[in-house]
């Protein structure tokens, strides 16, 4: 100088006027305390919580997909394996199965799946011949050319009429054994096989594993009001119980539409798989123990305005039941570890 | 707040099991007419909402965004 990875901050301080919630408090104009984020976002996964059988069987459906571990759980994270990129630190990968079956491959091309003879190469036969060969027929061939995204192992030697795993050596591939590893997988190891088995599964499918549905407008309680009116569907072999079907279980009239009424209050509502510090175990994700702290809870929905000083002139963006992730957006700056070049 | 659907030419819509993106109206040019409309003949116009991926090949399959639209209170 160039770069890689991990973590952190998100203008600061003071004054003043406001806003929301809680406490003093039965009451407030008073006093005290607290008051957005790393993504509060997208709602893409997983879980808690609530109701329906604390959730049951089967089909169908959906999702995940190398191995092992972590976790409440996951499609997340950590470690490892394999493949790819980079000089490197490192980064990326929907990474099971194509010898269970089915399908697809436009155009081009002779041939697109247990393929194929267009040009070329070669043998034989006929005819012509300037004796170099030309042409026709019938065969052989997959070396060379050509088409295509893809043409049925690669290089070399032998072999042959020309060729060809036809034979051999090396490389690659497949299978078996042995060794290492919990496993995925690896081996400079040994043997067997001339090679059979191309691509596509983010096509159907197969295999393994996971998944009941709905969502705080869930749900519970109090209060108020009305025409408990009309229509439709079923009626116990039925209807409903929040995706569909069958069973099971629960309830017995239920559901839907039109019409009518109220759109008030309380709970759920924030102390939690919680934050910070230390020790221990573990490569790590993480776990255990001890200490310490309380950190928004509205219901038209609060976190803002002004003044002063300073810097680098401040990005993306605003909680609405909660939590763990992923993804996306994001001015600038700081710290630590490491790599390459000089 | 929660749940769901859609985006293709100027407008309204197609496109099967991935294989050259079409149809109608509108626009433009020419013919017809004294002229216009209608009619006839022809022409142009598309990053298939945007980025990335799978595949030989993507409007279609997968994924991440953007935008638009719809539904969801309680009582009897």
């Nucleotide at each position: 100088g160039a770069g890689u990875c991990g973590g952190c901050c998100a203008g600061a301080c003071a004054g003043u006027c406001g806003c929301g919630c809680g406490g003093c408090u039965u009451g407030a104009u008073g006093c005290c305390g607290c008051g957005a984020g790393g993504a509060a976002a997208g709602u893409c996964c997983g879980g808690g919580c609530u109701c329906c059988a604390c959730a049951g069987g089967g089909c169908a459906g959906a999702g995940u997909g190398c191995c092992a571990g972590g976790u409440a759980a996951c499609g997340c994270c950590u470690g490892g394996g394999g493949g790819g990129c980079g000089u490197g630190a490192g980064c990326c990968c929907a990474c099971g199965g194509a010898a269970a079956g089915u399908g697809c491959a436009a155009c081009a091309g002779a041939g697109a799946g247990c393929a194929g003879a267009c040009c070329g190469c070669c043998a034989c036969g006929g005819c012509g011949u300037u004796c170099g060969c030309g042409u026709c027929g019938c065969g052989g061939u997959a070396a060379g050319g050509g088409u295509g995204a893809a043409a049925c192992g690669g290089u070399g030697c032998g072999g042959u009429a020309a060729g060809a795993g036809c034979g051999c050596a090396c490389c690659g591939c497949a299978c078996c054994g042995c060794c290492g590893g919990u496993a995925a997988c690896g081996g400079u190891c040994g043997g067997u096989g001339g090679c059979u088995a191309g691509g596509u599964a983010a096509a159907c499918c197969c295999c393994a594993c996971u998944c009941g549905g709905a969502g705080c407008a869930a749900g519970a309680c109090c209060a108020a009001a009305u025409a408990g009116g009309g229509g439709a569907a079923c009626a116990u072999u039925g209807g409903c119980g929040u995706g569909g079907c069958c069973c099971g279980c629960g309830c017995c009239g239920u559901u839907c539409c039109c019409g009518g009424g109220u759109a008030g209050g309380u709970c759920g509502c924030u102390a939690g798989a919680g934050g910070c510090c230390g020790c221990u175990g573990g490569u790590g994700a993480c776990a255990g123990c001890g200490g310490u702290c309380c950190c928004a809870g509205a219901g038209g929905a609060a976190u803002g305005g002004c003044u002063g000083u300073c810097c680098g002139c401040g990005a993306c963006a605003g909680a609405a039941c909660c939590c763990g992730g992923c993804u996306u957006a994001u001015c600038g700056g700081c710290c630590g570890a490491c790599u390459c070049c000089u | 707040g929660c749940c769901g659907a859609c985006a293709u030419a100027g407008c309204a819509c197609a496109a099967c099991u991935g294989g050259u993106a079409g149809u109608g109206c509108a626009a433009c040019u020419g013919a017809u007419u004294u002229g216009u409309a209608a009619u006839c003949a022809g022409u142009a116009g598309g990053u298939u909402c945007g980025g990335g991926g799978u595949u030989c090949a993507a409007g279609u399959c997968c994924u991440c965004g953007u935008g638009u639209c719809g539904g969801c209170a309680c009582c009897a």
Molecule: RNase P RNA; transfer RNA
Organism: uncultured Oceanococcus sp.